[in-house]
Context: one part of a larger RNA
Molecule: large-subunit ribosomal RNA, domain IV
Organism: Raineyella sp. W15-4
Formats: sequence, C1' cells, structure tokens
RNA sequence: UCGUGGUUAAGGAACUCGGCAAAAUACCCCCGUAACUUCGGGAUAAGGGGGGCCGGAGGCGUGACCCUGCCUGGCGUGGGGGAGCGUUGAUGGCCGCAGAGACCAGGCCCAAGCGACUGUUUAUCAAAAACACAGGUCCGUGCGAAGUCGUAAGACGAGGUAUACGGACUGACUCCUGCCCGGUGCUGGAAGGUUAAGGGGACGUGUCAACUUCGGUGAAGCACUGAACUUAAGCCCCAGUAAACGGCGGUGGUAACUAUAACCAUCCUAAGGUAGCGAAAUUCCUUGUCGGGUAAGUUCCGACCUGCACGAAUGGAGUAACGACUCGGGCACUGUCUCAACCACGAACUCG
Repeated sequence: UCGUGGUUAAGGAACUCGGCAAAAUACCCCCGUAACUUCGGGAUAAGGGGGGCCGGAGGCGUGACCCUGCCUGGCGUGGGGGAGCGUUGAUGGCCGCAGAGACCAGGCCCAAGCGACUGUUUAUCAAAAACACAGGUCCGUGCGAAGUCGUAAGACGAGGUAUACGGACUGACUCCUGCCCGGUGCUGGAAGGUUAAGGGGACGUGUCAACUUCGGUGAAGCACUGAACUUAAGCCCCAGUAAACGGCGGUGGUAACUAUAACCAUCCUAAGGUAGCGAAAUUCCUUGUCGGGUAAGUUCCGACCUGCACGAAUGGAGUAACGACUCGGGCACUGUCUCAACCACGAACUCG
C1' cells in the first nucleotide's frame, strides 16, 4: 500500500451518473391499518405495544375417585363435588447494558413511464419496455381438408371434422377503433384488346424429270422456310376489399382596442388526421412557458398546445394487481461523504 472482515466523536447522502456499497429492517403474539380497486385485493400496508426466569389469582379442557337421582336393572342415563394432568394467564417478584439476548431472519412510503399478470431469452458482457401469453380480429380449409415433409410410396395434420385445423396481425380488462380502394396486394368478373407451345399450312427457296427462243421456265417427290386462321391462364379492363400493404394538404382574407378566426374565397387530392393523447421511451428550436417540490431543480410531477416529425389492432387512451425493469421525491439508516483513524486476518514490500 492492497484485499477481506470489525469499530468509530460530531454531522447524516454534503458522496455519486445514480444511496453503488454498507447500515438499518427482520421471528411470534396483540392492537391498528389509507388512497385506489377488476371487490379478489392493496396488506406483514403504514404505525405501535409485548417477549427471559421464579411464584401465581382466575379462566378453559380433560378428569381418577366420592356423594346422589331415575328405570328399561345395563359396560344404562342424569346432577353435584373433585385430586391430578394439559392450556391460558391478571398480578407480584428476580437478574442483566441488552430477554425473538447467538445463528437465522421483509427496510418502508409517495408519484410517474413501460409491459396487464405467472412465465421465456442473447450457455460465455444485455433478463428488459424484447419474446410468449389468455383474450380480439382477419384469411384459408367440407375431409383423399387446407398446410407441411418426401422424387415417390407414404407420413404428419388426426385415428381430429369448422365450438376443428393452418396462416397473419394485435396482445388481460375498461372505453373505443374515424376518413381514403387512386397506387400495390388479394378476391370476384368475363364482353373486348394483347398473348405461348401446339394445330394449321398459304407464299417463297434449293434440287430435279420434262420443255426451251438455250436467256430460261420448271410438275411430282425430297428438303428448307413458314403467312392468314385457331388457341389457355396471365396482363390490360370492370368491380369489391384497409383488424390487407399503406395514406390521411396548401394559400389568401375576415369580428367595433389588440389578438385570434366560428366564417369566406381559392388551388390540389383517393381522402385530407375524427375520438383521445400531447415538449411525450416521440419536441429540432429547448433548460419552451406557467405552476409544484428545493435555499438553489437541463431531471421529476401537474398544466398549456406553437404535434420540426402523436393518433386509433405497424392499435388509441386509461387501468387495480404484478416487476432482480426505468425516472423523480421522502422517512429510517448509515464511513458513500466532510476526513479519516484504529483493530484482526491475508498479501505485496523491507530485513533476516
């Protein structure tokens, strides 16, 4: 000097990103217990009192034994007393600094965010607000089901049958879930346009018998080429569909103080963001402004709305209970600190 323990005057979070770490709390009995609430909870809420040993009033339980009533005369059924034992225990006394005497053994409260909850996860830096979840919705599937694995046979689905199974999204519960189908997707439609192989074989070309005015013409066959026509899905097209992918405006003016604009005009759009929430896990400007808490508060809580760039199952807003989650505050408590000291053990180091 370091490590692991222990103690500490006065103060008590002044430490620090942050009470990290430590301290404190802790068991049983009694009293008492708020907001809120889904009436189950919250709750061991919070906050108090008691606890050892000796004697022991009284109460309660059991009850040997004794006295006694009745008649059905029994291992019957009542009444009274009652030792002992068990339990509880007013009250009195004793000892210590201390009586759940050691070990063991919840700190608590207030207010927010997120996720309903119990669960699951990055074996070996992340346990969470991530995943899952019950519940909700949509889509597919009529059974040789859809879907999945396999070349197939076959298997799973399921020895199930739409209150079933598969897929997608959301994520308890409460109140709700607005407008847009122009684009993309999906579903339906089939009149027209377009469209493959295939079918079809026209025209043309090569070769060649034959003919020839010797320049050529050129049947059939064999080859090459391959037009019209015919022909499916798809696409174009026409509809539907947003708890499908997604999207949800601008400008100018206007009220008898000012300011603002219920109102008007105009452009564009498929439609122009409804309810609710809002400087938010989202707010750039920003430490926005006001209020609260502090002596002092870039955090926090409550409001405002000017939402750079919230918003409704990529769910919106709440919410009791729950959380080794996150943020802020308070009480208790403390060597976290002011500010360090000492002790024990172990190590480094020095000497031997």